[in-house]
Molecule: Glycine riboswitch aptamer
Organism: soil metagenome
RNA sequence: AAUACGGGAGAGAUCCAAAAGGACGCCGAAGGUGAAGUAGUAGUAAACUCUCAGGCAAAAGGACCGUGUU
Numbered sequence: 001a002a003u004a005c006g007g008g009a010g011a012g013a014u015c016c017a018a019a020a021g022g023a024c025g026c027c028g029a030a031g032g033u034g035a036a037g038u039a040g041u042a043g044u045a046a047a048c049u050c051u052c053a054g055g056c057a058a059a060a061g062g063a064c065c066g067u068g069u070u
Stems, first nucleotide, its partner, number of pairs: 001070007012024001014023003025056003031052001032050001034048001037044002
């Protein structure tokens, strides 16, 4: 690194509408922006930042962690 299994947070079961869609509020842990740090000034880059994407009952997803296999 790949793969299998297990664990895994936050925030609206908001309102309008027949539906399509729209309004207001909010979250930070896919991905993405910025850049504290580092540095040879090329780069790299946090659990910080933005909230573009995504998400706000359950399910699903889920950074990351543990174990096995290659």